[in-house]
This is a predicted structure of a 74-nucleotide RNA (transfer RNA) from a Spirochaetia bacterium. It matches the Rfam family "tRNA". Rfam's curators write: Transfer RNA (tRNA) molecules are approximately 80 nucleotides in length. The source organism's lineage runs through Bacteria, Pseudomonadati, Spirochaetota and Spirochaetia. The same sequence occurs in records of 4 taxa. Model confidence (mean pLDDT): 80 of 100.

RNA sequence: GCGCUCGUAGCUCAGUUGGAUAGAGCACUAGGUUGCGGACCUAGGGGUCGCAGGUUCAAAUCCUGCCGGGCGCA
Numbered sequence: 001g002c003g004c005u006c007g008u009a010g011c012u013c014a015g016u017u018g019g020a021u022a023g024a025g026c027a028c029u030a031g032g033u034u035g036c037g038g039a040c041c042u043a044g045g046g047g048u049c050g051c052a053g054g055u056u057c058a059a060a061u062c063c064u065g066c067c068g069g070g071c072g073c074a
């Protein structure tokens, strides 16, 4: 340099036939429970869906460029 692939919550990921409040588990916070913790139960907070454009009535999802990680070729 070229090709493939991944980038969604603090972490691990789901969601890609474009469609309506963007989700799960763990973690975190509060309350319950407990002699105090842990575990368990209930509730809650947290996201520019890597960045910028484009297509569309509508984009996490399609297209283009860029950035970053991984793999391969040279």
Base pairs, nucleotide, nucleotide: 001073002072003071004070005069006068007067010026011025012024013023019057028044029043030042031041032040050066051065052064053063054062